SAM riboswitch aptamer (S box leader) from uncultured Rummeliibacillus sp., 106 nucleotides, folded computationally. Model confidence (mean pLDDT): 81 of 100. Rfam family: SAM riboswitch aptamer (S box leader). From the family's description: The SAM riboswitch is found upstream of a number of genes which code for proteins involved in methionine or cysteine biosynthesis in Gram-positive bacteria. The sequence is in RNAcentral, with records from MGnify.
[in-house]
């Protein structure tokens, strides 16, 4: 900077206390968490078919033995902006779109 983020993955060994970026919230966890192996799980990269065709490019399938990843909750929620709606109405729910932040790949 560019894609993607509602789906998928253990009643296992180890080993012992915290963890779920960040702040609130709400949860997880000694019916043993983080974390480490082992199993898994997924095609983003690589590799491979077809195909398109100007194209070192684009679809699509296949691969999981290469190089990442990931395996509680939608990235667990919100967190800025906007719109819609509840309420006479400020405040205060609600919904929905975008963005910011964070992830992981290239």
């Nucleotide at each position: 900077u560019u894609a993607u983020c509602a789906a998928g993955a253990g009643c296992g060994g180890c080993g012992g206390a915290g963890g779920g970026a960040u702040a609130g919230g709400c949860c997880c966890u000694g019916c043993g968490a983080u974390g480490c192996c082992c199993a898994g799980c997924a095609a983003c990269c690589a590799g491979u078919a077809a195909g398109u065709a100007u194209a070192c490019a684009c679809u699509u399938g296949c691969c999981a033995c290469g190089g990442u990843g990931c395996u509680a909750a939608u990235u667990c929620c919100u967190a800025c902006a906007g719109a819609u709606u509840c309420u006479a109405a400020u405040c205060g729910g609600a919904u929905c779109u975008g963005a910011a932040a964070g992830a992981u790949a290239a």